[in-house]
Model confidence (mean pLDDT): 82 of 100. This is a predicted structure of a 385-nucleotide part of an RNA (large-subunit ribosomal RNA, domain III) from a Gammaproteobacteria bacterium.
Context: one part of a larger RNA
RNA sequence: GAGUAACGAUAAAGGGGGUGAAAUGCCCCCUCGCCGAAAGCCCAAGGGUUCCUGCGCAACGUUAAUCGGCGCAGGGUGAGUCGGCCCCUAAGGCGAGGCCGAAAGGCGUAGUCGAUGGGAAACAGGCUAAUAUUCCUGUACCUGGCAUAAUUGCGAUGAGGGGACGGAGAAAGCUAGGCCAGCCGGAGAUUGGUAGUUCCGGUUUAAGCGUGUAGGGAGUGUUCUUAGGCAAAUCCGGGAGCACAAUCCUGAGGCGUGAUGACGAGCGAGCUUGCUCGCGAAGUGGUUGAUGCUACGCUUCCAAGAAAAGCCUCUAAGCUUCAGAUUAUGGCAGACCGUACCCGAAACCGACACAGGUGGGCGGGGAGAGAAUCCCAAGGCGCUU
Numbered sequence: 001g002a003g004u005a006a007c008g009a010u011a012a013a014g015g016g017g018g019u020g021a022a023a024u025g026c027c028c029c030c031u032c033g034c035c036g037a038a039a040g041c042c043c044a045a046g047g048g049u050u051c052c053u054g055c056g057c058a059a060c061g062u063u064a065a066u067c068g069g070c071g072c073a074g075g076g077u078g079a080g081u082c083g084g085c086c087c088c089u090a091a092g093g094c095g096a097g098g099c100c101g102a103a104a105g106g107c108g109u110a111g112u113c114g115a116u117g118g119g120a121a122a123c124a125g126g127c128u129a130a131u132a133u134u135c136c137u138g139u140a141c142c143u144g145g146c147a148u149a150a151u152u153g154c155g156a157u158g159a160g161g162g163g164a165c166g167g168a169g170a171a172a173g174c175u176a177g178g179c180c181a182g183c184c185g186g187a188g189a190u191u192g193g194u195a196g197u198u199c200c201g202g203u204u205u206a207a208g209c210g211u212g213u214a215g216g217g218a219g220u221g222u223u224c225u226u227a228g229g230c231a232a233a234u235c236c237g238g239g240a241g242c243a244c245a246a247u248c249c250u251g252a253g254g255c256g257u258g259a260u261g262a263c264g265a266g267c268g269a270g271c272u273u274g275c276u277c278g279c280g281a282a283g284u285g286g287u288u289g290a291u292g293c294u295a296c297g298c299u300u301c302c303a304a305g306a307a308a309a310g311c312c313u314c315u316a317a318g319c320u321u322c323a324g325a326u327u328a329u330g331g332c333a334g335a336c337c338g339u340a341c342c343c344g345a346a347a348c349c350g351a352c353a354c355a356g357g358u359g360g361g362c363g364g365g366g367a368g369a370g371a372a373u374c375c376c377a378a379g380g381c382g383c384u385u
Base pairs, nucleotide, nucleotide: 013031014030015029016028017027018026032382033381034380035379040362041361042360043359046342047341050340051075052074053073054072055071056070060068061067080141081140082338083337084336086119087118088117092113093112094111098107099106100105122139123138124137125136126135142334143333144332146330147329148328149327150326151325152324153319154318158314159313160312161311166301167300168299169298172294173293174292177288178287179286180285181284183202185199204261208257209256210255211254215250216249217248218247219244220243221242222241223240224239225238226237228236229235263283266279267278268277269276270275271274302305348357349356364376365375366374367373
């Protein structure tokens, strides 16, 4: 220079009360404004206590601070079913022997790891200051081994099936959600009008049972035979015959049950005035309608669109009073790890409480083709002079 520039999106504040040494900024209330395919909600990654409560204000906060993602202390993360671990494999890694190399080491068989993929099973309500598909209440389900009973050809690291998959397009049936009406409860004109208008609510799961529906797929059953499936096979594949026109498989959703429960506008009581406890009405119909489900199901196209295990069938060795298998019932077990909180952000990546960046899911109403745009709901904010 200079008490100058700046104080980080022009979404915006105003009033009253409280606390306090002190209040534009903290707490409560009222009004105003902003977002609303987000500036709301839930996960993954990453962070690692930032979560909740009490006490505090030196420093941190671009100002003040009684406030805070700050300091100190205490508390908080509860699982057979969510995710991991576990079983299985992909790209890829490692790699007994092996090959190569002067060595270090490189490659690679059998194998063994490796999810971003495949593989069993849970929903609704309630509760905490802070967790909940984890606790509680109610109603379920799966797997394993054991015991008992009944029936019985069982048996794999092998064989087959299945798992099992591309792009695009079109149509259908549904549901979530929305809207309207009915029904239930409540209110009522202080201002031009208003006794037919305004406001609130009207919700309910999985599993199990039945119908098994719309729809989709396959001809089905049986007998004989067989150079294939590295051995075997009653299985799969090939061939032949007979019988039947129907049968089988799959499959959203709906209905009944679950549920005389729970929830529920509101009402009443208590006191620490926003908490607890108790009671509790109606809980129907129509319409619209997905990018969700049936389902990568159908049609079509060429560039022809993972693997393996779980699962089912078949036999080999073998065992056949045993063991083993199937079904039912009973009781038992289901360990360990994660779970707080942020997550389009002041908590992650950007040296910062940085106008940048960050994968997935939900994403309501009016107008609209629409997730555009404008205005609103739930919810969240007014961006720390």
The source organism's lineage runs through Bacteria, Pseudomonadati, Pseudomonadota and Gammaproteobacteria.